[in-house]
């Protein structure tokens, strides 16, 4: 240069295929309370992402269309 493929709270994952409801859900961490003499574990509750970046369709985009940007893999 070419084709592919991933990107989502601290960390890992779902969701896209076929756009649709409301506060984008769940695991592990974090916080707080409860139980336990303490610790370890257990349960309840809390915070936390506008989904890689701009733009475009469209009543309505994580999800369709562009560009582009980091990482992987494949050919040359």
């Nucleotide at each position: 240069c070419g084709g592919g493929g991933u990107g989502u709270g601290g960390c890992c994952c779902a969701g896209u295929c076929c756009g649709g409801u409301c506060c984008a859900g769940g695991g592990c961490a974090a916080c707080a309370g409860u139980c336990u003499g303490g610790g370890g574990g257990a349960c309840u509750g809390u915070a936390g992402a506008u989904c890689g970046a701009g733009g475009g369709u469209u009543c309505a985009a994580a999800u369709c269309c562009c560009u582009c940007c980091a990482c992987c893999c494949c050919g040359a």
Predicted 3D model of a 76-nucleotide RNA (transfer RNA) from a Chloroflexota bacterium.
The sequence is in RNAcentral, with records from ENA.
Its Rfam family is "tRNA". Its family is annotated with triplet codon-amino acid adaptor activity in the Gene Ontology.
Its mean pLDDT, the model's own confidence on a scale to 100, is 81.
Lineage of the source: Bacteria > Bacillati > Chloroflexota.